Description
Predicted 3D model of a 1363-nucleotide RNA (small-subunit ribosomal RNA) from an uncultured bacterium. Its Rfam family is "Bacterial small subunit ribosomal RNA". Gene Ontology terms of the family: ribosome and structural constituent of ribosome.
[in-house]
RNA sequence: AUUGAACGCUGGCGGCAUGCCUUACACAUGCAAGUCAAACGGCAGCACGGGGGCAACCCUGGUGGCGAGUGGCGAACGGGUGAGUAAAGUAUCCGAACUUGCCCAGUAUUGGGGGAUAGCUCGGCUAAAGCCCGAUUAAUACCGCAUACGCACUAAGGUGGAAAGUGGGGGAUCGCAAGACCUCAUGCUAUUGGAGCGGCCGAUAUCUGAUUAGCUAGUUGGUGGGGUAAAAGCCUACCAAGGCGACGAUCAUUAACUGGUCUGAGAGGACGACCAGUCACACUGGGACUGAGACACGGCCCACACUCCUACGGGAGGCAGCAGUGGGGAAUUUUGGACAAUGGGCGCAAGCCUGAUCCCCAAUGCCGCGUGUGUGAAGAAGGCCUUCGGGUUGUAAAGCACUUUUGUUCGGAAAGAAAUCGCUCUGGCUAAUAUCUGGAGUGGAUGACGGUACCGGAAGAAUAAGCACCGGCUAACUACCUGCCAGCAGCCGCGGUAAUACGUAGGGUGCGAGCGUUAAUCGGAAUUACUGGGCGUAAAGCGUGCCUACGCCGUUUUGUAAUACAUGUGUGAAAUCCACUAGGCUUAACCUGGAAACUGCACUUGUGACUGCAAUGCUAGAGUGUGUCAGAGGGGGGGUGGAAUUCCACGUGUAGCAGUGAAAUGCGUAGAGGUGUGGAGGAACACCGAUGGCGAAGGCAGCCCCAUGGGAUAACACUGACGCUCAGGCACGAAAGCGUGGGGAGCAAACAGGAUUAGAUACCCUGGUAGUCCACGCCCUAAACGAUGUCAACUAGUUGUCGGGUCUUAAUUGACUUGGUAACGCAGCUAACGCGUGAAGUUGACCGCCUGGGGAGUACGGCCGCAAGGUUAAAACUCAAAGGAAUUGACGGGGACCCGCACAAGCGGUGGAUGAUGUGGAUUAAUUCGAUGCAACGCGAAAAACCUUACCUACGCUUGACAUGCUAGGAACCUCGCAGAGAUGUGAGGGUGCUCGAAAGAGAGCCUAGACACAGGUGUUGCAUGGCUGUCGUCAGCUCGUGUCUUGAGAUGUUGGGUUAAGUCCCGCAACGAGCGCAACCCUUGUCCUUAGUUGCUACGAAAGGGCACUCUAAGGAGACUGCCGGUGACAAACCGGAGGAAGGUGGGGAUGACGUCAAGUCCUCAUGGCCCUUAUGUGUAGGGCUUCACACGUCAUACAAUGGUCGGUACAGAGGGUCGCCAACCCGCGAGGGGGAGCCAAUCCCAGAAAACCGAUCGUAGUCCGGAUUGCACUCUGCAACUCGAGUGCAUGAAGUCGGAAUCGCUAGUAACCGCGGAUCAGCAUGUCGCGGUGAAUACGUUCCCGGGUCUUGUACUCACC
Repeated sequence: AUUGAACGCUGGCGGCAUGCCUUACACAUGCAAGUCAAACGGCAGCACGGGGGCAACCCUGGUGGCGAGUGGCGAACGGGUGAGUAAAGUAUCCGAACUUGCCCAGUAUUGGGGGAUAGCUCGGCUAAAGCCCGAUUAAUACCGCAUACGCACUAAGGUGGAAAGUGGGGGAUCGCAAGACCUCAUGCUAUUGGAGCGGCCGAUAUCUGAUUAGCUAGUUGGUGGGGUAAAAGCCUACCAAGGCGACGAUCAUUAACUGGUCUGAGAGGACGACCAGUCACACUGGGACUGAGACACGGCCCACACUCCUACGGGAGGCAGCAGUGGGGAAUUUUGGACAAUGGGCGCAAGCCUGAUCCCCAAUGCCGCGUGUGUGAAGAAGGCCUUCGGGUUGUAAAGCACUUUUGUUCGGAAAGAAAUCGCUCUGGCUAAUAUCUGGAGUGGAUGACGGUACCGGAAGAAUAAGCACCGGCUAACUACCUGCCAGCAGCCGCGGUAAUACGUAGGGUGCGAGCGUUAAUCGGAAUUACUGGGCGUAAAGCGUGCCUACGCCGUUUUGUAAUACAUGUGUGAAAUCCACUAGGCUUAACCUGGAAACUGCACUUGUGACUGCAAUGCUAGAGUGUGUCAGAGGGGGGGUGGAAUUCCACGUGUAGCAGUGAAAUGCGUAGAGGUGUGGAGGAACACCGAUGGCGAAGGCAGCCCCAUGGGAUAACACUGACGCUCAGGCACGAAAGCGUGGGGAGCAAACAGGAUUAGAUACCCUGGUAGUCCACGCCCUAAACGAUGUCAACUAGUUGUCGGGUCUUAAUUGACUUGGUAACGCAGCUAACGCGUGAAGUUGACCGCCUGGGGAGUACGGCCGCAAGGUUAAAACUCAAAGGAAUUGACGGGGACCCGCACAAGCGGUGGAUGAUGUGGAUUAAUUCGAUGCAACGCGAAAAACCUUACCUACGCUUGACAUGCUAGGAACCUCGCAGAGAUGUGAGGGUGCUCGAAAGAGAGCCUAGACACAGGUGUUGCAUGGCUGUCGUCAGCUCGUGUCUUGAGAUGUUGGGUUAAGUCCCGCAACGAGCGCAACCCUUGUCCUUAGUUGCUACGAAAGGGCACUCUAAGGAGACUGCCGGUGACAAACCGGAGGAAGGUGGGGAUGACGUCAAGUCCUCAUGGCCCUUAUGUGUAGGGCUUCACACGUCAUACAAUGGUCGGUACAGAGGGUCGCCAACCCGCGAGGGGGAGCCAAUCCCAGAAAACCGAUCGUAGUCCGGAUUGCACUCUGCAACUCGAGUGCAUGAAGUCGGAAUCGCUAGUAACCGCGGAUCAGCAUGUCGCGGUGAAUACGUUCCCGGGUCUUGUACUCACC
């Protein structure tokens, strides 16, 4: 785009078309083929006339007519259906051996006889259908006779064969009459020709299957006979053995064919409803009769099945005609009207018949019309959304003005109708003015549709809009509901609490009396490729060669004209198509006319280029001869050689050998293995050896001999297209395997044992049989690979190598040429990779093969095989992919390089004990919540007795503990009672401020009460978020602009060579630059200088005083930059060493954290969207809990002791803090502490005694003079309060623990380890944490390994990326 459609929702009108696609299933009922009296005898019924009769009524064929019958014509058309049919059909073209009723034209006739029969009637049988006997009768029914131009047959002489009348009119003549007769018309007979229809033959075209390859005995042909309208094996007898087939016979499936229809740019593809042509069929099968025509839809006979009637004896029937019924089905109309028109049958005609035909039903399709038009902003109300401002529905509605198609109603009103017929005129026939008939004129009759189309009047916006869609493709977006549910979906896909995708609403988009869905065809699909595809890796080159058919084929000349091309002629039905044209319906659809077209077929004439055919030549293709040459000599046969393995024999000799990652099985004291000598046997041929050589491929390797195949090259001679490719066919064809017979050293499927392992029917080891080898015969497959068919031509080069040749050279030296074999590479090709004169380039010829993945190279069938199996080769079903090449990453028990307390080297710990603390788990009314590998667990928490506090229990409040706004009242505030656990409730008393104003009063602030907007939430979602943070990682990376390369993703830069802590720097380079990171700039520390000296320092014995040199304090400078020297390096960057220097190669430490990753952490710091609570999930109070405890884990503290404990003495810091504070001296207490009160808002005073160290004493290896848990008693301090639940002191008690399994952590120098001091938090509470100084080591060979990271490279079927 389309449809004979169906279904869902909806539905105003008209015109034109179309309407059982399924069960060629079965059919009730009605109708669909009759007509002619001008063929006939007649008269059942009707009407008229006549006669009889008073009437009822009877008679009468006389007339109109006419049932039944005889006869003629028709019934073979029209109408239906598509079962069969692959040719006996159809389409196109051609042909000869035929028939033909009615029709047209011509010729010649139409004479004379006969006998029957239906009907009717008498009688009989029967349920019915129907039948029988007798009598009687006619014809255009039937039969002879005569005639025979033409006709047919023939033995060439002859022979044979026909008819029918009827109707109209009529002057003369004849006749009693009928009539004869004449004439016209119409028939009949014979024959000739024509028109149109029909029968027959042939050529070409006409679906699929080869898993259908052979078929055929009347089969193919001939002769005789028969038969037909006609040719013919059409039939038959005999004879011959033919005929068809790879150009697809035979068989099987499917199917009516065509003009055409739909689609498509076309070529094609699909289809064959309606209309038209042909065929076939008529319940199923068979048969003939009649006839011009049938083997006959509404005829006959027989048989089957089915249905109906029956008196059971027997009969009747055929809707695939029109309606209609049942059934089937998703599905297809009225048991209607009319012969008015068109057409058909009969008839002289009038006319009759006609379910052909013309009209009525259905949105089934096509076409046309309408459902109003203009104006109308307060942008109404309502709806929806909202950032709450508004937006949108929307000029839409309402309102105002107008129109009336359609519909309603009233009125008018067609065309389709003209012939036939009557009359007049004029022709023809004729004796004729009858009759009949041609033409012209004129008159009247005839309409189913239908009072329909159409026209006019009236009222009145009145009677008339839906359907699908809105994630992308694809035009059109928001809200709510739902929450991987319900559902959607053509493909991709949507839905798991913010769904433009489900459902609803608002809005929008598209089409519109329709709109969607389903089904189907073509297109897009170059996705079967003729036009117009491919086969190295995506599907696809047969394993290889030879060859038949087929296909293709060098060059010259001549002929021919099959092909080809051109002119003309015939045909190609009509309809259809036509963006050619004219006309008719108001337009269109539709209808009518013309032109053109139908790309085809046949015939005719011409041309001779091309193809073909015939003939004649040629040598460039192909081949033959001669010479030379290479080769694993390419294959076959025969002979022969050495090394090695194994075995056997003997000598020698002693305890192991063999094997592995390590072992064991195995062999060995019965003498192995080792070593020496000799022998046997089989198989394979080291070095040469190669990117080498040969062969069609498979493949071929010691050496020699025999015969043999192919190739290359050089120059001449010869043949003269002999060629190329090949379906089918034939041959060869690795390894394994099979059969028969040999052979068997080594190796080695199966098998056995030993190991490994969770297992190990494996990898490893020890053995070991088929087999491997030979001869003969099979098998016929491989990643049989260059994953690349063969042949030929053309299209830049360079380098190597193996053969031959020419020239050259001292030289196999070099140049050229030819045939192989390799590596690069231009053009070109390719999806890319890549190929590239050996093409995957540009062309030609031929063959083979492919058409999404799986099922499946499978099943069935055929062929082959001894078998194993091979070859040929599907479908059902199922998926939305499978696949190729390349890219970025990630990953690898891949590679290269590099780094890090990563390992190693060391020091000290953890893991064992007790305690502290955090977590899990358990428990509980509650044990609030969060954090969970590294990167949670002395974490949020830099302090849980109350408070904190978020949890639990109980008691209270509800505009609220807190904010803003309104109204009313009151100053705020202070003091004292009572009840209660308290919050709170209740009562009494005191009190009146500030600003303005004379006052009244008003205002600010605070308190109380009330109502409503609202407050409030440590409620939920960190997977809706902001901000902040952790981590990889202080790792060296992460990117951009322009340019260049690629079809593209992307690449380059950023890779490479060096170097660095570093993408740090240098060099090179299709890159050149730039940004975020690195480094530096900042702080601190180490040296010096300058300046400034109080509370600091001080050379004076002390103080005062002096001074500012030193220490120190705090401001500013200097200094370090690979700057200098030597070496290495590429004349680089840089590295190594050295000098100087307080410090040397980023001097030490800190702050500083790129692009990003982990949906990492946090809604309980804060902020915030959505959701949730609102006399409660808010808020207040008291008490309790966060402090529980069979257990497990993390982080720490203290120890286990002698490098120590205890006692005594004694020395040296830094950095901090202090007024609700630090607190001196002095006194009291064993002590915690108490009293006291000086000083200090701090270089001044205080905390504040530093400790380890050092000097002495003691203890003597012990559960101790170690260790200090636990417990008892008595105290101290803070605080409203120390029970749950604080810290400290004294005395007493004195647990585990004797250095810690597997495993694991930190640290590279002022570091680890050890030692003490201070701060924050804080009323009190520190083994935690943040800082400070004191003492002060050991070790690093090195980068193989473990962990983490960086760069390059490689593989990948991963990309949520190896958990």